[in-house]
RNA sequence: UGCAGGGUAGAGUAAUGGUAACUCGCAAGAUUCAUAUUCUUGUAUAUGCUGGUUCGAUUCCGGUCCCUGCAA
Numbered sequence: 001u002g003c004a005g006g007g008u009a010g011a012g013u014a015a016u017g018g019u020a021a022c023u024c025g026c027a028a029g030a031u032u033c034a035u036a037u038u039c040u041u042g043u044a045u046a047u048g049c050u051g052g053u054u055c056g057a058u059u060c061c062g063g064u065c066c067c068u069g070c071a072a
Stems, first nucleotide, its partner, number of pairs: 001071007010024004018055001025043006048064005
């Protein structure tokens, strides 16, 4: 420098244009003599940034930043 993949909640991942979901972690409550387990709720104002298309964008398109891999 070129090509490919990726960036979403505290962490790890979904969501093929229509209310952004799940698991784990953490906190509170219920349960228990107590702890653990289990259940409920919260954390939850989360889509890298910027522009375009569209009634509507995590999704499609351009630019840009960062990470990984490949090639030189």
Model confidence (mean pLDDT): 81 of 100. Transfer RNA from a Parvularculales bacterium, 72 nucleotides, folded computationally. Its Rfam family is "tRNA". The family's RNA type in Rfam is transfer RNA. From the family's description: Transfer RNA (tRNA) molecules are approximately 80 nucleotides in length. The RNAcentral record of the sequence draws on ENA. Taxonomically the source falls in Parvularculales (Bacteria, Pseudomonadati, Pseudomonadota, Alphaproteobacteria).